[in-house]
RNA sequence: AGGGUUUGAUCCUGGCUCAGAGUGAACGCUGGCGGCGUGGAUUAGGCAUGCAAGUCGAGCGAUCUUUGUCAUUGAUAGAGAAUGAAGCUUCGGCAGAUUUUUCUUGAUUUGGCGCUAGAUAGCGGCAAACGGGUGAGUAACGCGUAGGUAACCUACCUAUAGGAGAAGAACAGCUUCGCGAAAGCGGAGGUAAUGCUUCAUAAUCUCUACAGCUGACUGUUGUAGAGCAAAGACGGCCUCUAUUUAUAAGCUGUCACCUAUUGAGGGGCCUGCGUCCUAUUAGGUUGUUGGUGAGGUAAUGGCUCACCAAGCCAAAGAUGGGUAGUGGGCGUGAGAGCGUGACCCACCACAUCGGGACUGAGACACUGCCCGGACUUCUACGGAAGGCUGCAGUCGAGAAUCUUUCUCAAUGGACGAAAGUCUGAAGAUGCGACGCCGCGUGGGGGAUGACGGUUUUCGGAUUGUAAACCCCUUUUAUUAAGGAGGAAGGCUCUGGAGCGAAUAGUGUCCAGAGAUUGACUGUACUUAAUGAAUAAGCCACGGCUAACUCCGUGCCAGCAGCCGCGGUAAUACGGAGGUGGCAAGCGUUACUCGGUUUGACUGGGUGUAAAGGGUCCGCAGGCGGCCCUGUAAGUGAAAGGUGAAAUCUUUCGGCUCAACCGGAAAACUGCCUUUCAAACUACAGGACUAGAGGAUGAAAGAGGAAAGCGGAACUGUCGGUGUAAAGGUGAAAUUUGUGGAUAUCGACAGGAACGUCAGUGGAGAAGUCGGCUCUCUGGUUCAUUCCUGACGCUCAGGGACGAAAGCUUGGGUAGCGAACAGGAUUAGAUACCCUGGUAGUCCAAGCUGUAAACGAUGGGCACUAGGUGUUCGUCCGUAAGGAUGGGUGCCGCAGCUAACGCAUUAAGUGCCCCACCUGGGGACUACGGCCGCAAGGCUAAAACUCAAAGGAAUUGACGGGGACCCGCACAAGCGGUGGAACACGUGGUUUAAUUCGAUCUACGCGAGAAACCUUACCAGGGUUUGACAUGCUAGAAGUAGUAUCCCGAAAGGGAGUCCGACCGGUAACCAAUCCGGAACUAGUGCAGGUGCUGCAUGGCUGUCGUCAGCUCGUGCCGUGAGGUGUUCCCUUAAGUGGGAGAACGAGCGCAACCCUCGCCUUUAGUUGCUACCUAUGAUCUUGUAUCAUGGCGCACUCUAGAGGGACUGCCCGCGUUAAGUGGGAGGAAGGUGGGGAUGACGUCAAGUCCGCAUGGCCCUUAUGUCCUGGGCGACACACGUGUUACAAUGGCUGGUACAAAGGGAAGCGAAGCCGCGAGGUGAAGCAGAUCUCAAAAAACCAGUCUCAGUACGGAUUGUAGGCUGCAACUCGCCUACAUGAAGCUGGAAUCGCUAGUAAUGGCGCAUCAUCACGGCACCGUGAAUACGUUCCCGGGUCUUGUACACACCGCCCGUCAAGCGCUGAAAGUGGGGGGCGCCCGAAGCCUCGAUUUAUCGAGUUCACGGUGAACUUCAUGAUUGGCGCUAAGUCGUAACAAGGUA
Repeated sequence: AGGGUUUGAUCCUGGCUCAGAGUGAACGCUGGCGGCGUGGAUUAGGCAUGCAAGUCGAGCGAUCUUUGUCAUUGAUAGAGAAUGAAGCUUCGGCAGAUUUUUCUUGAUUUGGCGCUAGAUAGCGGCAAACGGGUGAGUAACGCGUAGGUAACCUACCUAUAGGAGAAGAACAGCUUCGCGAAAGCGGAGGUAAUGCUUCAUAAUCUCUACAGCUGACUGUUGUAGAGCAAAGACGGCCUCUAUUUAUAAGCUGUCACCUAUUGAGGGGCCUGCGUCCUAUUAGGUUGUUGGUGAGGUAAUGGCUCACCAAGCCAAAGAUGGGUAGUGGGCGUGAGAGCGUGACCCACCACAUCGGGACUGAGACACUGCCCGGACUUCUACGGAAGGCUGCAGUCGAGAAUCUUUCUCAAUGGACGAAAGUCUGAAGAUGCGACGCCGCGUGGGGGAUGACGGUUUUCGGAUUGUAAACCCCUUUUAUUAAGGAGGAAGGCUCUGGAGCGAAUAGUGUCCAGAGAUUGACUGUACUUAAUGAAUAAGCCACGGCUAACUCCGUGCCAGCAGCCGCGGUAAUACGGAGGUGGCAAGCGUUACUCGGUUUGACUGGGUGUAAAGGGUCCGCAGGCGGCCCUGUAAGUGAAAGGUGAAAUCUUUCGGCUCAACCGGAAAACUGCCUUUCAAACUACAGGACUAGAGGAUGAAAGAGGAAAGCGGAACUGUCGGUGUAAAGGUGAAAUUUGUGGAUAUCGACAGGAACGUCAGUGGAGAAGUCGGCUCUCUGGUUCAUUCCUGACGCUCAGGGACGAAAGCUUGGGUAGCGAACAGGAUUAGAUACCCUGGUAGUCCAAGCUGUAAACGAUGGGCACUAGGUGUUCGUCCGUAAGGAUGGGUGCCGCAGCUAACGCAUUAAGUGCCCCACCUGGGGACUACGGCCGCAAGGCUAAAACUCAAAGGAAUUGACGGGGACCCGCACAAGCGGUGGAACACGUGGUUUAAUUCGAUCUACGCGAGAAACCUUACCAGGGUUUGACAUGCUAGAAGUAGUAUCCCGAAAGGGAGUCCGACCGGUAACCAAUCCGGAACUAGUGCAGGUGCUGCAUGGCUGUCGUCAGCUCGUGCCGUGAGGUGUUCCCUUAAGUGGGAGAACGAGCGCAACCCUCGCCUUUAGUUGCUACCUAUGAUCUUGUAUCAUGGCGCACUCUAGAGGGACUGCCCGCGUUAAGUGGGAGGAAGGUGGGGAUGACGUCAAGUCCGCAUGGCCCUUAUGUCCUGGGCGACACACGUGUUACAAUGGCUGGUACAAAGGGAAGCGAAGCCGCGAGGUGAAGCAGAUCUCAAAAAACCAGUCUCAGUACGGAUUGUAGGCUGCAACUCGCCUACAUGAAGCUGGAAUCGCUAGUAAUGGCGCAUCAUCACGGCACCGUGAAUACGUUCCCGGGUCUUGUACACACCGCCCGUCAAGCGCUGAAAGUGGGGGGCGCCCGAAGCCUCGAUUUAUCGAGUUCACGGUGAACUUCAUGAUUGGCGCUAAGUCGUAACAAGGUA
């Protein structure tokens, strides 16, 4: 910094698109490590659980615990005493249940006192208004910036001054009683305080009054009066005082308390400026705007209320609607800008939704209160509870966003005297490649360039030093060991300073010592060991854009950012190899800026590309001549203040570097204040006349309005003359006319328009204005230079005018004439043409307000070469002519423009103002609004869709455009085709197959010969290294093979006695045997393919066209495509030649050179020729007569070599003195002598893969190959090319003549003989100027036929034959006899030919066994016509138009039909929104009343809710309108050429 994309190419306009940077991202593939950042953008959706705001016992009472003491209680256990049940008994007693009691023990309970330490429910204080989150609302003093507050507040903190006296009443807790499921609540009793209250005191505080200062004030000073305070707690001490061991009422220290002032920090309020889109929102507002008074607040204020006034805001955009937190900044950009507002910082707003106040220094309060709504939870159904937009976490929705972690160690905050407690602030940690930065995945060596992969022209190339292999290293990783820093403080002790009466005390302050405080942390970092060990992907590779091949696929599957790829050779799809790019990432998607000067301030435009309003007037606005003075708003300069920090930039430093972080500087382009300057702008004052206007005198004019008048024409009516048509058209008809038209003459009536003059002449702002006269009236120009003195220009909104058509009302209506009717035309003809004809056209009055309202060019002023017309003035001049001013044209310089073009009448150079444009379509549309009687007009979108749409110019092509020219192109002629039959080819149909190709340029063509073969097709039968080529390996002798036999249609298969195999070597003797080769067998590479693609190709060919064209070099012109040359004039068959000319030359074509025919010369004579001479023979017309043969000869003919000849050379005319042309002479031939060969650049993807060659693809026991048979020969039909005819210019019969060019050995075949004939036989001659095919035919002579379907015509069919061939059934040719069809000259249409031509007659050749009506050649006979270029066809040159470029077989329009998409309308339906009216009215503030208080009652206001009528917006809606898009739908053909009616 640009690139791609409109075209055949070009320049321009213009859109779309790409490369860059970025992101709180997401998705796909992949993923080693670390550092630093960052992470709910969507549902301000709902939330389980835990935590996020507490602290102070040194404010208070109380309670509990703890150590002590004094009491109290007395479980248990033990001992003693008394009692003496059951039972037993020897009746003696034993026994000892039960109960009572004393002592000891002392578990436990309770209480008092005092002390130490701890805890804390309540009262109280402070905090909870910070910190943290979010961005719903908000378009606002919300935010930013700069100010104001003389209109204010401020807890804690700071400083100063002063104070802290006395007293009292309560309420929690607690006790007790009660209600309730719970939450909780109530009654009674009683209690403390730094809680509350009263009294006292008090000021520089507050209020009131007065006075002073001040220009004035709500300011300030003074005086007087009135009013308002307080609380203690914890340590220590005994100097004073009092009791007197010690203590407090005293002293002292610290903290707290009260009053006032001050500071700092924090806030409230107000103001200037800035702050998105929309006018399809233009009017809004009633506490609204202001005043007075009152209330309220910390404070101003309609903040609220009462009264008064009627204001206030708005095009510089009010009001309404939509959207949105704002800024510092962030992204991008060269900048100006544009976009954005994550993280961090500042401000605001919000805390489930709505309302409200309370407390407090501060809130109308995120984890406070009350009320209402929704939701969730609990419930005993009576009621209760809750609020993650704190940190984690969960559900939901979503493309999408993390741990229910650790710690208060640090930083900070709250409370506290402090220790300390609390702190999801914060510090850390975890998760996520989400971003930025850094590191690694190894380094060096290593070429038989290994294997493998890919590719290949098969040689190789590439992957690639890459690997292997060798030698190293160890960042990272793993393991182990060591190990900073983040710690400052606080505590304890000691010492000091200050305070103090003090040696007490003392964190009020300083110093020292000691023991300690780390979540992170298995930290960073260091060292050792192990071992290349643990670590590479993603995207792209047609162009833009770095990077290419193979395979697969076959407009399929797919790709694609744009252009565009894919229909059988895809560098664009998919895979692979290779390559390029980036790299722990890479791509994609989304969005922003850039590129884009594509909204243009920097920095665009408007004649034709999008764009000048139809024209003028004109308010606001913008801009404005010259001179002087002043002011200082703009402007410039200087200084000061501010512009938070962070960010950005520069620089220095800290982490190994970097990211990151820190220090400093710069910057923050802004705003404010003060001062200075005064050129310019502005403002104020004054002056001027060059702009503008006026005055006076002239001038031209279809300028406007109105009235009157005129003639020509037209139509009608009346009358006359007059007769059969008239009219109309390309041609007709409808129509008029014998009831007298048309025509003609006369008269009358009517309406409309004004010929000639008339002119790129005139006038007007434009629209527009045209007979004549009068009246009224606007503007312009010239001259004079008298007056005014900037009075000017432009103009949004607004107003007026405004063609035609149209509308309303009333007139008028001759002609013309939408609609309509009829006639034509046409496939149709709702058209063009014709005959009629209504609205309308005309007038008056009103409306409409649009046009290609165009110069497609807004208005004004100034400047910038000219030339030549014309019009109106003035001046000079006798005139000719000239000068000057206004208008109107043409040409043209500079300049401009994409070009065309414009060019003093600018589209040039400048200034001022207005209007308009921003891709095409949708859309001069919808909706809404305004206007209109309506028709409609003005204003004016979006969805959707395309990659273009467009301008100018260029080259072609085309035109039912023009000019010129040519051609058997037409015309003039001759003969045909089209009708018949047959032949051949083709289409179609049929078929097992009827092989394939070929559309003007195929169709008697490939095919110059289909019975088999050919043959490619079909059926059937075979075969598989093959019918054919070649390499390798192996085998192989009674083998291969032959004769023969069997099966078979053949091919092929099988059998197989006899016979029986080559060449060379070993080998100086010997080989079937050994070796090699050939042949054979088996196997393997391969063969083979008329299978596909002529749109992959070569070669060859057709066609335009034997038309005269097609190009190049240099120069010149053009921005360029391109032009010039090659155009123009004359000429030619010709771009043939001459002349002109910014061209000069050249090439391929033309012509000539070549062949052939025509004349002559020369050379050469065998197989040719035979004049002269001669010989022999034959004949009779008896003669050097004729014929034949031979010799001589080469004269002639001929043959075939070489030359000559013709060049507009000569003459006359024309022409430019040219090129040339017309005529003539001579000549065999005359203007290219006739004919041929020869085919420019190119076009048709023309034809051919089936001649051949060939890339690719396909088949490989078949798509190859062999064979038999069939087919290519079919036959309702259509076409093409021919043959034969239709007859007398003929047919038939007989006779007589004259060629040329060719062929011939598996050949031509003579004579002779046989056959009616085809033919047979025969065999001479001939590889040919010798022999032969071979007879030429038409012609000519003679005869016959006599106009008929015939003695024309010969198809068809029958019979009998012949020939070729292995074989004539499908399916050959010929002969004879018989048969004897159609056809009597051919519709529309169409072909060939201009002279030895057409026509006509035969001959030959190729192919070929046989087969020719075809093809190619040859000769014979041998015409007619051409005025001419209007027309048809084709072509050439120039020019013109073009919307064509696949190029008119082009392009392209509209309806209808189909699918899809979008949108408007619509009876309605459903939702949202804000306002208005009314009803209801919670909590609460306020007001009033009551009460001893607590409180109660009433009222105003008011959230929510209800309701009504409107408005607005969104969605949806049967049906309906429109638009767009969509390879091959229907109907026409509107436009592009004169597009066939411009």
This is a predicted structure of a 1542-nucleotide RNA (small-subunit ribosomal RNA) from a metagenome. The RNAcentral record of the sequence draws on SILVA. Its mean pLDDT, the model's own confidence on a scale to 100, is 83.